The RNA shown here (small-subunit ribosomal RNA) has 1469 nucleotides and comes from a moss metagenome.
[in-house]
RNA sequence: AGAGUUUGAUCCUGGCUCAGAACGAACGCUGGCGGCAGGCUUAACACAUGCAAGUCGAGGGGGCACUUCGGUGUCACCGGCGGACGGGUGAGUAACGCGUGGGAACCUUUCCAUGGGUAGGGGAUAACCUGGGGAAACUCGGGCUAAUACCCUAUAAGCCCCGCAAGGGGGAAAGAUUUAUUGCCGAUGGGUGGGCCCGCGUUGGAUUAGGUAGUUGGUGGGGUAAAGGCCUACCAAGCCUACGAUCCAUAGCUGGUCUGAGAGGACGAUCAGCCACACUGGGACUGAGACACGGCCCAGACUCCUACGGGAGGCAGCAGUGGGGAAUCUUGGACAAUGGGGGCAACCCUGAUCCAGCCAUGCCGCGUGAGUGAAGAAGGCCUUAGGGUUGUAAAGCUCUUUCGCACGUGACGAUGAUGACGGUAACGUGAGAAGAAGCCCCGGCUAACUUCGUGCCAGCAGCCGCGGUAAUACGAAGGGGGCUAGCGUUGUUCGGAAUUACUGGGCGUAAAGCGCGCGUAGGCGGUUUUGUAAGUCAGAGGUGAAAUCCCGGGGCUCAACCCUGGAACUGCCUUUGAGACUGCAAGGCUUGAGAACGGAAGAGGUGAGUGGAAUUCCCAGUGUAGAGGUGAAAUUCGUAGAUAUUGGGAAGAACACCGGUGGCGAAGGCGGCUCACUGGUCCGUUUCUGACGCUGAGGCGCGAAAGCGUGGGGAGCAAACAGGAUUAGAUACCCUGGUAGUCCACGCUGUAAACGAUGGGUGCUAGACGUUGGGCGGCGUGCCGCUCAGUGUCGCAGCUAACGCGUUAAGCACCCCGCCUGGGGAGUACGGCCGCAAGGUUAAAACUCAAAGGAAUUGACGGGGGCCCGCACAAGCGGUGGAGCAUGUGGUUUAAUUCGAAGCAACGCGCAGAACCUUACCAGCUCUUGACAUGGGAAGUAUGGACUUGGGAGACCGGGUCCUUCAGUUCGGCUGGCUUCCACACAGGUGCUGCAUGGCUGUCGUCAGCUCGUGUCGUGAGAUGUUGGGUUAAGUCCCGCAACGAGCGCAACCCUCGCCUUCAGUUGCCAUCAAUUCGGUUGGGCACUCUGAAGGAACUGCCGGUGACAAGCCGGAGGAAGGUGGGGAUGACGUCAAGUCCUCAUGGCCCUUACGGGCUGGGCUACACACGUGCUACAAUGGCGGUGACAGAGGGAAGCGAAGGAGCGAUCCUGGGCAAAUCUCUAAAAGCCGUCUCAGUUCGGAUUGCACUCUGCAACUCGAGUGCAUGAAGGUGGAAUCGCUAGUAAUCGCGGAUCAGCAUGCCGCGGUGAAUACGUUCCCGGGCCUUGUACACACCGCCCGUCACACCAUGGGAGUUGGUUUUACCCGAAGACGGUGCGCUAACCGCAAGGAGGCAGCCGGCCACGGUCAGGUCAGCGACUGGGGUGAAGUCGUAACAAGGUAGCCGUAGGGGAACCUGCGGCUG
Repeated sequence: AGAGUUUGAUCCUGGCUCAGAACGAACGCUGGCGGCAGGCUUAACACAUGCAAGUCGAGGGGGCACUUCGGUGUCACCGGCGGACGGGUGAGUAACGCGUGGGAACCUUUCCAUGGGUAGGGGAUAACCUGGGGAAACUCGGGCUAAUACCCUAUAAGCCCCGCAAGGGGGAAAGAUUUAUUGCCGAUGGGUGGGCCCGCGUUGGAUUAGGUAGUUGGUGGGGUAAAGGCCUACCAAGCCUACGAUCCAUAGCUGGUCUGAGAGGACGAUCAGCCACACUGGGACUGAGACACGGCCCAGACUCCUACGGGAGGCAGCAGUGGGGAAUCUUGGACAAUGGGGGCAACCCUGAUCCAGCCAUGCCGCGUGAGUGAAGAAGGCCUUAGGGUUGUAAAGCUCUUUCGCACGUGACGAUGAUGACGGUAACGUGAGAAGAAGCCCCGGCUAACUUCGUGCCAGCAGCCGCGGUAAUACGAAGGGGGCUAGCGUUGUUCGGAAUUACUGGGCGUAAAGCGCGCGUAGGCGGUUUUGUAAGUCAGAGGUGAAAUCCCGGGGCUCAACCCUGGAACUGCCUUUGAGACUGCAAGGCUUGAGAACGGAAGAGGUGAGUGGAAUUCCCAGUGUAGAGGUGAAAUUCGUAGAUAUUGGGAAGAACACCGGUGGCGAAGGCGGCUCACUGGUCCGUUUCUGACGCUGAGGCGCGAAAGCGUGGGGAGCAAACAGGAUUAGAUACCCUGGUAGUCCACGCUGUAAACGAUGGGUGCUAGACGUUGGGCGGCGUGCCGCUCAGUGUCGCAGCUAACGCGUUAAGCACCCCGCCUGGGGAGUACGGCCGCAAGGUUAAAACUCAAAGGAAUUGACGGGGGCCCGCACAAGCGGUGGAGCAUGUGGUUUAAUUCGAAGCAACGCGCAGAACCUUACCAGCUCUUGACAUGGGAAGUAUGGACUUGGGAGACCGGGUCCUUCAGUUCGGCUGGCUUCCACACAGGUGCUGCAUGGCUGUCGUCAGCUCGUGUCGUGAGAUGUUGGGUUAAGUCCCGCAACGAGCGCAACCCUCGCCUUCAGUUGCCAUCAAUUCGGUUGGGCACUCUGAAGGAACUGCCGGUGACAAGCCGGAGGAAGGUGGGGAUGACGUCAAGUCCUCAUGGCCCUUACGGGCUGGGCUACACACGUGCUACAAUGGCGGUGACAGAGGGAAGCGAAGGAGCGAUCCUGGGCAAAUCUCUAAAAGCCGUCUCAGUUCGGAUUGCACUCUGCAACUCGAGUGCAUGAAGGUGGAAUCGCUAGUAAUCGCGGAUCAGCAUGCCGCGGUGAAUACGUUCCCGGGCCUUGUACACACCGCCCGUCACACCAUGGGAGUUGGUUUUACCCGAAGACGGUGCGCUAACCGCAAGGAGGCAGCCGGCCACGGUCAGGUCAGCGACUGGGGUGAAGUCGUAACAAGGUAGCCGUAGGGGAACCUGCGGCUG
């Protein structure tokens, strides 16, 4: 310090996720030792048991026990002090509770200091004794008694009260004893502790906006230790609040802790300070101090005891129990230390504390050994089978002993005694490598890789994502990486996150500028002088507890930890200064702002009036059959006279031309003309005021269209509605009608893509060219220049993610306001406010996703555009689709009908030929190292072949006869070879995967394209080049150009056909010569034809025109051929996971007496049907008969087969010749002549019968052919569709491969031989440029809504349950207060009676709990219901993205299964 994730790729925006640190943690696996710390975060839930606060005999009397008679011990009681500390917890509390800093009207037991006092009396009472009640707890009556208990009197320096003072009034005490002390009382001062008040700080919510009646203040009184509405009576009507009152929710606060570079953020365990609480609520008593954790009273809930009459209790003390929970310890030891209470003290008490125990909960330290050791052992794993790796790792050898273990010594803590810890720490000795390693991870982020298993299963996963048969991602193993007595996971916090931005973000299009203005509070504010000192700056002082953090030093062997010193604690307060800046006060100034005066333009606004054109309607005339409308129609109007046309009239609405990125207005918006009223702006002069300014939360006003209310109006248009079309449907688009509405007046609504998607103001920062309004200057008087204010286009700097913006900023700065913080849910729900309603405004959450998005790039696509090409269309010719048959396919059937091919680019395709074989399929029979290969062993020397025979369907098994007898040799069955047998490795598989592959092939497409290097441009993907202007069949060529070059393609080079030449001349040829059996047959010849080898020839070369002087194009000449001469071969980068594992090869998987091998028979040939490709036809351009002319290219020895003969024929017999320019297949056929005369025919030949031929081991399933007979459909073929542009189509025959036989198929060959092309609008395919895009699996794309199903959260909901809170009222425990006090009454007064005082009782107001009525608020449940979200393959449509097929979207209104449609206005995204 960053990284992953949106895309085909890019940049940006933006969220999600990860790497770090931390924890009072928990869970999983594992676990040697020690030190230091920590340990109920949940139920402030309930608690058994024990302990946690007592002590004093030197205050007092007494009981009991002992006694050496001196006394000692002990116990309860009266009395004193302490139980207000210490310890626990965090429920409540948003508060002067806490923090910090101040303040005045207070108290303070004990302690310290000072100065005084401590006199005289009195009456009770507990214990105790006695008598009762009660189960108990306890309690009542009577009697005795003491005090440092209680009371009275006296005294009063000082103290308190009244009072100006003088003066007056008031109130105290306790003694004990060992005679030295210690108590006691008042006062003053101090100390300590505490009470109270104030400034500032201290969570979230405005979907909480008003709150408050003792409320705010005053006066009198009361009360308190003390100020105070703290309380009370009266008076006044205040007080708090947008700087957030009140209400709701949450929460103890702080020092600090964690994190962070910091600023911040989160937290408030342990330790420390403060507060609050003690079963829940209320209350007071005592006391210096409490409204009291281990005190009291009352009420309530709960628990326990009970004799049912009554009683008892409060672990949020330490242990411990139950419960809750993911989860948190021993019912331990000791007062030795530190501290606390009591006591003169000894001492007692102390679950405070100090220790120990449990727990890897954390931090820190140590160990589990060290050295050597290569045969790189064994084993494991991998392997290309060689090896590699585990790995110096182990073993072995040589050492060491920390920790632990055993034994011994044995502390500090203790200044004199006293040690729980503890026989602990530490030290010494001994034995022995001995007792001591795991966890997570290994696809990227992120360090670390292989094999096997699994097969979208099981599973993993923090994000992206892995898994559907070759998974580095699941599980296991080997190996590796990381950390280590721990390691991972989960949870939480901060960080990364500049992702709430103070430091430190944004708002044209990504989320984000209020529709616009006026203006309140607030914020900000020109220039100058003086003063002031609030802000600000500087110095000093106080405070900022300790601990913590940081630095220095020190102590435990180190560290953690602890001790000590310093610094720091960024803060608050006080004080002294400074006077720049801000503020404040006062005084000036004129440039900001405003005013005045003089001019100017304008659809600025309101009201009234008025004008013409047009539409519609009405009347009348002319006139006749149509009009209207559309893509085409129809609904509609019209012979009752429309439309058209002429004249007249009525009504309403809107204002053509001018008209313009022209004008005005804040925006919405404003358009005939005239008048009236009225707002704003600009220019000029520089006369006046003197900062009067800018912005603007709330607030107020204005605000298109639609819509609403009331009343008018209504021509045209037109939601709804009706009809007609279109359509699969058409609730639409189109048409004909048509109502609200549109118009006016008044009122409401308050929203729009209310947009420049750009808030307002001020200043600064190049220009150029238009245009509107004013002013000035110059002269040539219609131009030029300057300037202010507007409005546009381009553009420098700069900015921006880019697009773009650019003096009208989206540049550089300042001020103020509004707004944003991932997408969806949702601008929705609930609540509030507004509205007549429609609805508006404010505005969430649960849940869900890992994206959503902006700009730009490359493609692809478009029912976008431009240019161009192709038998693409058109123009033609002939077909297919109808029939029969052939053939292939689907389907069906079957034991099997083997398998593959599937739009073009599967379907006469693999198959250039299934009767057996082929053959892969089926049935049956049969073999198991195998039909075939290699290796080992044994036997044999061989063996191989022919014939014959038995069984059998055959494979196979068995017998016989004959022929034959490998090579080398060291002569050994030795070697090789061969045969048989045996065992094992293995063979074998047309079994699977073409989506694991190679190779080959199809296709776009013989289309003209596809790329690279360097340079340049761009943040980048990329662009440029390759685009542009011409041209071409062509990215062909030329020109231009930030490009310059190059490669693969194109073309050419190759083959063939066409012309010529040369060479060659048999088997070919024959002009000339000769012979002739008249046949180039023979001699002869090589001229010709031809054959086959080498050459020539064509290049826009020449001429004219055109073009740009180019490339080229058009025409012409010559030429066998002319602009690529015709044809072929040749197929760029790539696309289709295209085809093929059944040609071959091959990874993996599978079978192994079978999924392998052999054989017989069957099947691939089935047949209701559907499709493709063909053949033959339907006839006269023909059939039949006759005639007999002319090819080319091929084939031939298990072959072609002449001639001759037989047969009607297929064919057969015989067989010359020929390994072929020689012989042969071989006859070419269309042609020509005659006949038939339009018929299901003399067309057509299917089908069937009979008889044959040939091939073959064999034609039944299942071959081809022949003859005779039979003579089906079919009369030119619907929708649709195919081929072809010249020697082509059409038509005619011939040959070949395969092959025993079998062709209508395929591959070739020649004969005859056309028609048409205006042209590129349309269909299909393609190329280039451009444009849009929400597509990139790329339009066979993407995607919207209803409906149906499942699940999830949520709103409404009659109600119901509970919490909380409020007004009013009722009740009124205990208690203090006030009153009363006739009952009771020791101390004082009084001789007494009695009194004073006190107590009980009673009354009153206050008040907890409880109750009643009515609300507020929060939560749970809730029949039913609303929408929402999510969910591999549901239904309906096609709304959006391309002009998305009606451009889309916004607001509004109506309508409709649904997306949506339509109206009105607006926007361009």
The sequence is in RNAcentral, with records from SILVA.